[in-house]
Molecule: Bacterial RNase P class A
Organism: mouse gut metagenome
C1' cells in the first nucleotide's frame, strides 16, 4: 500500500438526558484527502473597490487556423531543423528602421593582399619595389553564396548554364503557405531582438484572512430617574448641575452566524466532429475543518531488503510502505 475488524478524531442526521435558550453530555446510523490536495506560475467564476474617453508609463504575448467561460493551455495543419525510419523538436513578428556587441585565432571582422599567383621596373644573380589578382593555401562559428565552363597576364557574377537567394505575377487553400512561371548578378556583402529596440494584439486594483450579517465589552449621542452614594454652587437646608443609575439610536473589539461547497459538477447511454471538445436523454450527491479532523492497532494480502533451507517453482522469519497531505471554487502548467 489494498481489504476487512475495533479504537480514537471531524462534519451529518438520530435518539435519550439536562438546561429557560443558544447549547452541553450520551448512545445509534451515515460519512472523512490526492494524482498530484503541492508550487502559486498562468487563465477563469465570485466579491469589494475604483471608473467619461483619450494618451504616456509598465507587464504578458508573438506562423496559421479551430476548441474553450477563459488562457501563456489544448487540438490540428504550414515552415524549419533532427533521425535510416516510426517519429520527435521548435520563444516560429522585425538586424532590408536605428544603436549596441561579437572572445581567441587572422593580414583583415564590415574592412582587408599574410603566403600564395601574375605584369611592369630595378638587380649579374639571389632577392627588392610599384600595381592588380579573393581561383588556391592558412585562421575562425562565420571571410565576398555553390558546381561545371567562357573569358583572362593571372583572376574574379566579369560572363553563361544549373542550382541557392531576393522581387513580382499564380493554379490550389479559410489562412499560414504554395505545384508552377517571370524577373534581379545578388556590394542589400555574417550572426545577435530569452541585446536595447520597433511593430502588432492584450491587460484597472486586491483578493474568501474577499465579503455579509448579528454582536458580550467598550467610546459617543438622544431621553428618563431624584430611591441610595459622593462632589460643586455660600458655613447650613431646600433647589440646581456634574457623577451615577435606567433606557432608546448609531458605531463596533472578542465571539458566532453566512458565504461553503449543486458544481463550466460526475457517470451511463446515444450521437456531431480528423481531434481539442460538443449536443440530447437518464441517473447521482461524493469532505467542509477554522490554528485547522482524515490516525493508530490487530489479522491476511501485496511490493521491496535481508535471513536460513532447498537442484529449482518457492517456503520460514524479520523489517520495509514514495511524494505528499484539503482550506472559496475551477481549467490548465510545472515539479515530485
Nucleotide at each position: 500500500a489494498a481489504u476487512g475488524a475495533u479504537c480514537g478524531c471531524g462534519g451529518c442526521u438520530u435518539u435519550u438526558g439536562c438546561g429557560u435558550a443558544u447549547g452541553c453530555a450520551a448512545g445509534a446510523g451515515g460519512u472523512g484527502a490526492g494524482g498530484a490536495a503541492a508550487g502559486u506560475c498562468c487563465g477563469g467564476g465570485c466579491u469589494c473597490c475604483a471608473c467619461a474617453g483619450g494618451g504616456c508609463a509598465g507587464g504578458a504575448u508573438g506562423c496559421c487556423g479551430g476548441a474553450u467561460a477563459a488562457c501563456g493551455u489544448c487540438c490540428g495543419g504550414u515552415a524549419g531543423a533532427g533521425g535510416u525510419g516510426a517519429c520527435u523538436c521548435u520563444a516560429a513578428g522585425g538586424c532590408u528602421a536605428g544603436u549596441g556587441c561579437a572572445a581567441c585565432a587572422g593580414a583583415a571582422a564590415u574592412a582587408u593582399a599574410c603566403c600564395g599567383c601574375c605584369a611592369c621596373c630595378u638587380g649579374u644573380a639571389a632577392g627588392g619595389g610599384u600595381g592588380g589578382u579573393a581561383a588556391g593555401g592558412g585562421u575562425g562559428g562565420a571571410a565576398u553564396g555553390g558546381u561545371g565552363g567562357u573569358g583572362u597576364a593571372a583572376g574574379g557574377g566579369a560572363c553563361c548554364a544549373c542550382c541557392g537567394c531576393c522581387u513580382c505575377c499564380a493554379a490550389g487553400g479559410u489562412a499560414a503557405c504554395g505545384a508552377g512561371g517571370a524577373g534581379g548578378g545578388c556590394a542589400c556583402a555574417u550572426g545577435u531582438a530569452a541585446a536595447c529596440c520597433c511593430c502588432a494584439u492584450c491587460c484597472g486594483g486586491a483578493g474568501c484572512a474577499a465579503g455579509a450579517c448579528c454582536a458580550a465589552a467598550c467610546a459617543g449621542a438622544g431621553a428618563g430617574c431624584g430611591a441610595c452614594a459622593g462632589a460643586u454652587u455660600u458655613g447650613c437646608c431646600c433647589g440646581a448641575u456634574c457623577u451615577g443609575c435606567u433606557u432608546u439610536c448609531a458605531g463596533g473589539u472578542a465571539g458566532g452566524u453566512c458565504g461553503c461547497u449543486u458544481g463550466a459538477g460526475g457517470c451511463u447511454g446515444c450521437u456531431g466532429g480528423c481531434g481539442a471538445c460538443g449536443g440530447c436523454a437518464g441517473c447521482c450527491c461524493u469532505a467542509g475543518a477554522u490554528a485547522g479532523a482524515u490516525g493508530a492497532u490487530c489479522a491476511u494480502u501485496c511490493u521491496u531488503c535481508g535471513u536460513a533451507c532447498g537442484u529449482a517453482u518457492g517456503u520460514u522469519c524479520g523489517a520495509u510502505g514514495a511524494c505528499a497531505u484539503a482550506a472559496c471554487c475551477c481549467g490548465g502548467c510545472u515539479u515530485a